[in-house]
Context: one part of a larger RNA
RNA sequence: GAACGAACGUUGGCGGCACGCUUAACACAUGCAAGUCGAACGAGAAACCCGAGCUUGCUCGGGUGGACAGUGGCAGACGGCUUAGUAACGCGUGGGUAUCUACCUAGAGGUUUGGAACAACUAUUGGAAACGAUAGCUAAUACCAAAUAUUCCCUUCGGGGGAAAGAUUUAUCGCCUUUAGAUGAGCCCGCGUCGGAUUAGCUUGUUGGUAGGGUAAAGGCCUACCAAGGCUACGAUCCGUAGCUGGUCUGAGAGGAUGAUCAGCAAGAUUGGGACUGAGACACGGCCCAGACUCCUACGGGAGGCAGCAGUGGGGAAUAUUGCGCAAUGGGGGAAACCCUGACGCAGCGAUGCCGCGUGAGUGAAGAAGGCCCUAGGGUUGUAAAACUCUUUCACCGGUGAAGAUAAUGACGGUAGCCGGAGAAGAAGCCCCGGCUAACUCCGUGCCAGCAGCCGCGGUAAUACGGAGGGGGCUAACGUUGUUC
Numbered sequence: 001g002a003a004c005g006a007a008c009g010u011u012g013g014c015g016g017c018a019c020g021c022u023u024a025a026c027a028c029a030u031g032c033a034a035g036u037c038g039a040a041c042g043a044g045a046a047a048c049c050c051g052a053g054c055u056u057g058c059u060c061g062g063g064u065g066g067a068c069a070g071u072g073g074c075a076g077a078c079g080g081c082u083u084a085g086u087a088a089c090g091c092g093u094g095g096g097u098a099u100c101u102a103c104c105u106a107g108a109g110g111u112u113u114g115g116a117a118c119a120a121c122u123a124u125u126g127g128a129a130a131c132g133a134u135a136g137c138u139a140a141u142a143c144c145a146a147a148u149a150u151u152c153c154c155u156u157c158g159g160g161g162g163a164a165a166g167a168u169u170u171a172u173c174g175c176c177u178u179u180a181g182a183u184g185a186g187c188c189c190g191c192g193u194c195g196g197a198u199u200a201g202c203u204u205g206u207u208g209g210u211a212g213g214g215u216a217a218a219g220g221c222c223u224a225c226c227a228a229g230g231c232u233a234c235g236a237u238c239c240g241u242a243g244c245u246g247g248u249c250u251g252a253g254a255g256g257a258u259g260a261u262c263a264g265c266a267a268g269a270u271u272g273g274g275a276c277u278g279a280g281a282c283a284c285g286g287c288c289c290a291g292a293c294u295c296c297u298a299c300g301g302g303a304g305g306c307a308g309c310a311g312u313g314g315g316g317a318a319u320a321u322u323g324c325g326c327a328a329u330g331g332g333g334g335a336a337a338c339c340c341u342g343a344c345g346c347a348g349c350g351a352u353g354c355c356g357c358g359u360g361a362g363u364g365a366a367g368a369a370g371g372c373c374c375u376a377g378g379g380u381u382g383u384a385a386a387a388c389u390c391u392u393u394c395a396c397c398g399g400u401g402a403a404g405a406u407a408a409u410g411a412c413g414g415u416a417g418c419c420g421g422a423g424a425a426g427a428a429g430c431c432c433c434g435g436c437u438a439a440c441u442c443c444g445u446g447c448c449a450g451c452a453g454c455c456g457c458g459g460u461a462a463u464a465c466g467g468a469g470g471g472g473g474c475u476a477a478c479g480u481u482g483u484u485c
Base pairs, nucleotide, nucleotide: 001485002484003483004482006481007480008479009478010477013357014356015355016354017353018352019350020349021315026313027312028311030310031309032308035074036073037072040071041070047064048063049062050061051060052059053058054057081268082267083266090193091192092191093190094189095188096187097186099185100184104181105180106179107178108177109176110175111174112146113145114144115143121136122135123134124133125132126131152161153160154159166173167172194240195239196238201231202230203229206228207227208226209225210224211223212222213221243265244264245263246262247258248257249256250255270291271290272289273288274287293304294303295302296301321347323346324345325344329343330341331340332339333338360390361389362388363387370381371380372379373378394426396421397420398419399418400417404412429474430473431472432471433470434455435454436453440469441468442467443466444465450457451456
């Protein structure tokens, strides 16, 4: 000098664009953040209409209606958050293949015949609750069996195995098998990836083979048997630290430092472990077990998980609203209408940063008054002010009023912009002035009070402390502290 997710002190007019728990991966009250489909299915409340009975405001029957639940499908593996762990094929880069891939696209073929249940519901019943138990009834795109097989799988090439589901407004949307693609993922390898030797030896599923199991898939991934190997001074093992990268900061570069925001990858979801479902998870707002913690309890037993968005306590030098909207973009479901979406779009708060604008312009010397200094003559503040003549950016008041939306639909928002109006009106501070380093005098103080980045100032004329006048620098900021180059 440059930079910052900064903080602190003094000061503070407006706007645009960004950014905003770096600390306790500490604990969390409350609300919301993942639902949707009636064109898969059974049942069907309220309300309304019609009819009947009459006890005149109720009961029964039918219809419209479609709530709350339930079966079933798809989605809850995305999106959002965090960086604890990890020195590792985790990441980066370049290759490889022994593999899978819901939805989507294209091609080929099919969609036949039957059956048995279980929720919901009804009845009985247990429990304080959470939640159940028993019996009975029922539908389906839920479940099961049989048939068939262009392709498909296995094969000792004889053969063996394997499928489907319908809905409707009749337009279509689906379902099954298979091939190919696309997309996404799994696995493997070369190279690169912090410090410590005051860590020198490490390893028994360890290294390899055979056989088997397991997986979508290669493989000690696992098991049995056999062999005795494998790594290491080119740093194994151990210890410490750390998410990695594109990038960011600095620098002429080489390099050094760093990894907030944005993007890619990884990992985690109270701690530890486990599997289930599924195309995909060993699953943040799913399940089970164990631990700690919190809450409810009738003491028998139960409930919970903000490292989602707000918000609270705590920690801290320090970091925001329990806001609006699905209008846009994107996502999920649905044929669609539409529903959901704290993703997202916006608004609020904060000079936290960057950028822009303003706080007026011109004229104005009797160089006014006042202040300060003085050799008492004057000098300086200083064209500065006043005064006169103008202008109206921004802010303010009134009117109008968008684009963003492709026919409809605008949270933002009566916002931006535009037009008109009034009036210099509402808008300047901070640090420094001994040298480095731009900028000097007076008073006070008297090694005191104090200053200080380094050298150093202060003990009676201090340009170095404190005040004042003047000056220098930067300016809605200016200084200080911290960190990096």

Small-subunit ribosomal RNA, 5' domain from OCS116 cluster bacterium AG-390-I16, 485 nucleotides, folded computationally. Model confidence (mean pLDDT): 87 of 100. Taxonomically the source falls in OCS116 cluster (Bacteria, Pseudomonadati, Pseudomonadota, Alphaproteobacteria).